[in-house]
RNA sequence: GCCCCAGCCCUGUGCAAGGGCGGGAGGAGGCAACGCUUCAGGCCCGGAAGGGAGCAGAGCACCUCCUCUCGUUCUGUGCCGCAGGUCUCUGGGGUUCU
Numbered sequence: 001g002c003c004c005c006a007g008c009c010c011u012g013u014g015c016a017a018g019g020g021c022g023g024g025a026g027g028a029g030g031c032a033a034c035g036c037u038u039c040a041g042g043c044c045c046g047g048a049a050g051g052g053a054g055c056a057g058a059g060c061a062c063c064u065c066c067u068c069u070c071g072u073u074c075u076g077u078g079c080c081g082c083a084g085g086u087c088u089c090u091g092g093g094g095u096u097c098u
Stems, first nucleotide, its partner, number of pairs: 001095007009085006015078002017075014035060004043052003
């Protein structure tokens, strides 16, 4: 000097982590009235049977928070895997010349 390997660096990709958004499940809390359902009591109609409106209460819906999970998206967060690129740099091996 050359070749090979590895590291560093870069690119792509995968995985994980974190963030955003959304879905599902569970829990807690909230919602004067304005949503829905069922409407005790009481009220109204009726001779009666029965019917009606409907407060409270309860359930559902709605909102907030937490946990789990799923989907999607973003981020050099990892230096985790794979592949490629190497102008350079580092280490190792081989070979040639001096």

A computed fold for a 98-nucleotide RNA from a Nautiliaceae bacterium, annotated as Bacterial small signal recognition particle RNA. Taxonomically the source falls in Nautiliaceae (Bacteria, Pseudomonadati, Epsilonproteobacteria, Nautiliales). Its mean pLDDT, the model's own confidence on a scale to 100, is 75. It matches the Rfam family "Bacterial small signal recognition particle RNA". Rfam classes the family as a non-coding RNA gene.